[in-house]
Context: one part of a larger RNA
RNA sequence: UGACGGGGACCCGCACAAGCGGUGGAGCAUGUGGUUUAAUUCGAUGCAACGCGCAGCACUUUACCUGGGCUUGAACUGUAGAGGACCGUCCGAGAGAUCGGAUUUCUCCUUCGGGAGCCAGUGACAGGUGUUGCAUGGCUGUCGUCAGCUCGUGUCGUGAGAUGUUGGGUUAAGUCCCGCAACGAGCGCAACCCCUAUCUUUAGUUACCAGCACGUUAAGGUGGGCACUCUAGGGGGACUGCCGGUGACAAACCGGAGGAAGGUGGGGAUGACGUCAAGUCAUCAUGGCCCUUACGGGCUGGGCUACACACGUGCUACAAUGGCGGUGACAGUGGGUUGCUACUCAGCGAUGAGAAGCUAAUCCCUAAAAGCCGUCUCAGUUCGGAUUGGAGUCUGCAACUCGACUCCAUGAAGUUGGAAUCGCUAGUAAUCGUGGAUCAGCAUGCCACGGUGAAUACGUUCCCGGGCCUUGUACA
Numbered sequence: 001u002g003a004c005g006g007g008g009a010c011c012c013g014c015a016c017a018a019g020c021g022g023u024g025g026a027g028c029a030u031g032u033g034g035u036u037u038a039a040u041u042c043g044a045u046g047c048a049a050c051g052c053g054c055a056g057c058a059c060u061u062u063a064c065c066u067g068g069g070c071u072u073g074a075a076c077u078g079u080a081g082a083g084g085a086c087c088g089u090c091c092g093a094g095a096g097a098u099c100g101g102a103u104u105u106c107u108c109c110u111u112c113g114g115g116a117g118c119c120a121g122u123g124a125c126a127g128g129u130g131u132u133g134c135a136u137g138g139c140u141g142u143c144g145u146c147a148g149c150u151c152g153u154g155u156c157g158u159g160a161g162a163u164g165u166u167g168g169g170u171u172a173a174g175u176c177c178c179g180c181a182a183c184g185a186g187c188g189c190a191a192c193c194c195c196u197a198u199c200u201u202u203a204g205u206u207a208c209c210a211g212c213a214c215g216u217u218a219a220g221g222u223g224g225g226c227a228c229u230c231u232a233g234g235g236g237g238a239c240u241g242c243c244g245g246u247g248a249c250a251a252a253c254c255g256g257a258g259g260a261a262g263g264u265g266g267g268g269a270u271g272a273c274g275u276c277a278a279g280u281c282a283u284c285a286u287g288g289c290c291c292u293u294a295c296g297g298g299c300u301g302g303g304c305u306a307c308a309c310a311c312g313u314g315c316u317a318c319a320a321u322g323g324c325g326g327u328g329a330c331a332g333u334g335g336g337u338u339g340c341u342a343c344u345c346a347g348c349g350a351u352g353a354g355a356a357g358c359u360a361a362u363c364c365c366u367a368a369a370a371g372c373c374g375u376c377u378c379a380g381u382u383c384g385g386a387u388u389g390g391a392g393u394c395u396g397c398a399a400c401u402c403g404a405c406u407c408c409a410u411g412a413a414g415u416u417g418g419a420a421u422c423g424c425u426a427g428u429a430a431u432c433g434u435g436g437a438u439c440a441g442c443a444u445g446c447c448a449c450g451g452u453g454a455a456u457a458c459g460u461u462c463c464c465g466g467g468c469c470u471u472g473u474a475c476a
Base pairs, nucleotide, nucleotide: 001476002475003473004472005471007470008469010467011466012465013464015460016459019424020423021422022421023420026316027315028314029313030312031311032310033309034307035306042053043052064302065301067299070296073125077124083119084118088103089102090101091100092099093098107116108115109114127291128290130289131288132287136285137284138280139279140278141276143274148187149186150185151184152183153182154163155162156161167178168177169176193268194267195266196265198236199235200234201233202232203231204230208225209224212223213222214221239262242256243255244254245253246252318417322376323375324374325373326372327371335364336363339358340357343354344353345352346351383414388409389408390407391406392405393404394403430452431451432450433449434448435447436446
């Protein structure tokens, strides 16, 4: 100087407390461990691995296993010498890769010297998801969006170092003020950026419809209009600016006014010096080492989907604030031509057959919970839907291993969950549906969008993590 203390003082955080809803019990989905296997490819392992890499495993992917095949190779850069093709079509063998045979036959540019393309061939080489993340770059997680981390000159100390950065207040903040052997500065904080809440201006189609006219069973449907909503460009607006009080006459704090908004308005992006030899050689790049008729490359089938079990993350429930039947209103993102599909017909349905519109503020385009009416009356039930049998639809060469969905039948566990443990402070939790990426097909996951919409916070003694000062130390 740090680190540590079941030392002290001060402060903060859904850290506790106050509340609301979960997990842990059940069934299923998914990931992991373990076990099994020819293979169950590899990586990630306290927080910070475990719905993680994987924004989508039937083949492919695919890296793993089996079997049968190739060796200048699937792809890249050169290449001596000799040639004319290559592609395509057909036949046979085969699980295919591939092998054998038949048939057809030179193409493009040209300065006419030749060059380019393809097949065959030689030697340099290619190739490696092989190894080392403890050789590395790049990227990322984490403490932590915590308020810290440092430097120059000066001064003090023999020196390691100290000071500044400590102290008194204050703040979300090393934020600001005052004091001070310090005076300044840098990286962080804040602000500048984006979205959102309000007003104004410009513009008015595909959006809108107040007034006027037409029109319909109904509808901005039509003429018309730019007021309103909205869209998307530019501006205004919030700064402790004003008033009162407290305070050291300061910084600031408390209350109030006006205001759409008040003290960082709400949300996002933004992550200092560093820590963990944290993660990644399997995104990529790359040093060393290793393989080179194989640890490379192509194919078939299988596996990654196994299943006495254990754990994590979720979905669905156990019901009456409910189930079922009928009726019925109101969104916002976003996507669409190999596509989204209105509407009609067929089917109980998944869906199929026709078929308008839309390269989109135009068409697809109806949200669900809510509300109203009826029924069920506390049961393992009209709760719950696992599992199983049968029949089908769709995608796709192909749904056996191993897809999703529909219909009929079946109707398991489960009556609110031990110890323990998680999330959340407001348009939040909870609950309800919708869209997108990946994608032929496949979503309870992920990323987004809106609808309905709470309870509680006395407080900081305690648990956990962190900041600052101080003290002890046989630790570095």

Overview
Small-subunit ribosomal RNA, 3' major domain from an uncultured prokaryote, 476 nucleotides, folded computationally. The full RNA is in RNAcentral, with records from ENA.